This is a predicted complex of two RNAs, RNase P RNA and transfer RNA, with 454 nucleotides together.
Rfam match: Bacterial RNase P class A. From the family's description: Ribonuclease P (RNase P) is a ubiquitous endoribonuclease, found in archaea, bacteria and eukarya as well as chloroplasts and mitochondria.

RNA sequence: AAAGCAGGUCAGAUGACCGCUGCCGUGCCGCGAGGUACGGGGGAGGAAAGUCCGGGCUCCACAGGACAGGAUGCUGGAUAACGUCCAGUCCCGGUGACGGGAAGGAAAGUGCAACAGAAAGUAAACCGCCCGGGCAUACGCCCGGGUAAGGGUGAAACGGCGGGGUAAGAGCCCACCAGUUCCGCUGGUGACAGCGGAAGCUAUGCAAACCCCAUCCGGAGCAAGGCCAAAUAAGGGGAGUGAGAGGGCGGUCCGCCCGAGUCCCCGGGUAGGCUGCUUGACCUUGACGGCAACGUCAAGGCUAGAUGAAUGGUCAUCGUCCCGGCAACGCCUUCAGCUGCGCCGGGAAACAGAACCCGGCUUAUGGCCUGCUUUAACA
RNA sequence: UGGGGUGUCGUCAAGUGGUAAGACACGGGCCUUUGGAGCCCGCAUCCGGAGGUUCGAAUCCUCCCACCCCAGCCA
Numbered sequence: 001a002a003a004g005c006a007g008g009u010c011a012g013a014u015g016a017c018c019g020c021u022g023c024c025g026u027g028c029c030g031c032g033a034g035g036u037a038c039g040g041g042g043g044a045g046g047a048a049a050g051u052c053c054g055g056g057c058u059c060c061a062c063a064g065g066a067c068a069g070g071a072u073g074c075u076g077g078a079u080a081a082c083g084u085c086c087a088g089u090c091c092c093g094g095u096g097a098c099g100g101g102a103a104g105g106a107a108a109g110u111g112c113a114a115c116a117g118a119a120a121g122u123a124a125a126c127c128g129c130c131c132g133g134g135c136a137u138a139c140g141c142c143c144g145g146g147u148a149a150g151g152g153u154g155a156a157a158c159g160g161c162g163g164g165g166u167a168a169g170a171g172c173c174c175a176c177c178a179g180u181u182c183c184g185c186u187g188g189u190g191a192c193a194g195c196g197g198a199a200g201c202u203a204u205g206c207a208a209a210c211c212c213c214a215u216c217c218g219g220a221g222c223a224a225g226g227c228c229a230a231a232u233a234a235g236g237g238g239a240g241u242g243a244g245a246g247g248g249c250g251g252u253c254c255g256c257c258c259g260a261g262u263c264c265c266c267g268g269g270u271a272g273g274c275u276g277c278u279u280g281a282c283c284u285u286g287a288c289g290g291c292a293a294c295g296u297c298a299a300g301g302c303u304a305g306a307u308g309a310a311u312g313g314u315c316a317u318c319g320u321c322c323c324g325g326c327a328a329c330g331c332c333u334u335c336a337g338c339u340g341c342g343c344c345g346g347g348a349a350a351c352a353g354a355a356c357c358c359g360g361c362u363u364a365u366g367g368c369c370u371g372c373u374u375u376a377a378c379a
Numbered sequence: 380u381g382g383g384g385u386g387u388c389g390u391c392a393a394g395u396g397g398u399a400a401g402a403c404a405c406g407g408g409c410c411u412u413u414g415g416a417g418c419c420c421g422c423a424u425c426c427g428g429a430g431g432u433u434c435g436a437a438u439c440c441u442c443c444c445a446c447c448c449c450a451g452c453c454a
Base pairs, nucleotide, nucleotide: 001375002374003373004372005371006370007369008368009367010366012318013317014316015315016314017313018312020043021042023040024039025038026037027036028035029034045351049362050361052360053359054358055357056356057221058220059219060218064254065253066252067251069217070216071215072214073213074088075087076086077085078084089103090101091100092099093098104212105211109210110209111206112205113204126151127150128147129146130145131144132143133142134141135140159177160176162174163173164172178202180199181198182197183196184195185194186193187192225275226274227273228272235266236265237264238263239262246258247257248256268453269452270451282301283300284299285298286297287296288295289294320348321347322346323345324344325343326342330338331337380450381449382448383447384446385445386444389403390402391401397434405421406420407419408418409417427443428442429441430440431439
């Protein structure tokens, strides 16, 4: 220098003017609710997004039982909880920094494996090889059997290689290697790793196919829920009921509670205000514990609450980046030149907008900084 | 804001692990003096997009994108 990997951080700053929306204070108007003027002070995000997970909160039996259903799936920890995070194990990718993994079970059961191929899963004989019999002058042909070493097909053909053995062959036998299961020892909380021994010679892949095992899950959502106000218009059709309708917001059964008028369809009326609402698993700093995620303690702080939905615009200066230029300033002097330090002129600044609140994930997106890796050149 | 659903040729669509039916439309040809009708042939190399599982994905899984539907109270 180029290419790359990981992490952190910011979301332009200041001032003036003009606006928007809550809050507070004062004045004026009003019986009051409130309205209005002035002043002060507050006013989006790292993702506010997608709504993919988890929780708080609220209501329904402060939430019951069984089945069904759904989710998760190496180990240990963190947490309110999680499918998240941290630390590790194993496997895979990369020269490397480093990254990725829905990573339990296929020696419980069922299923699938198109085409090609002889055979696709308690395997299989198309060619080839070998043996026996028959026909035959003969190349050879036919019949029966053995053989998975070789050829060929396929994504995948039931260990690899060498030797023995055999009619030809074959874990049929043996040595070595790989893999599986079991046992023992050592290290580790554990996943697992290392070493030693034995067995059978081998057991295909798919569980993001059904399923099995383990763990977890009641439902609905701030349009939850509570209070007030408005609306009383216009009904029509159907179902069904004290032998219990109907409701208790996912399915079935049970149980429990409420329980007299109910449910469905078409049509009709109305849709305003207050509350929930922002002080919270909150933020900043420091100390301590922990490898870390995180936790504990202390001090300080208050940081949007809008509802057809505010948080904006213009100008000036400065900062950042990009492009062009060197007449002047600058680059120790001069010339040349603008790589750098500079100056002049022009331009750019992304993704995107809270809607009950948090913790995550994912996606979109503009810079800046730090550390590390590889390659090349030079010293 | 919350909840639910759908994307396959220009349009309507089948297909739910084995390489995408069909109809209309469109293009070409035959027939006809010409048009229509009729007959024959063609038309998805990206199943909304991107990754993953698998030998193999429209189909299974994850994340995005676009579009559509529903909502309170009274009687």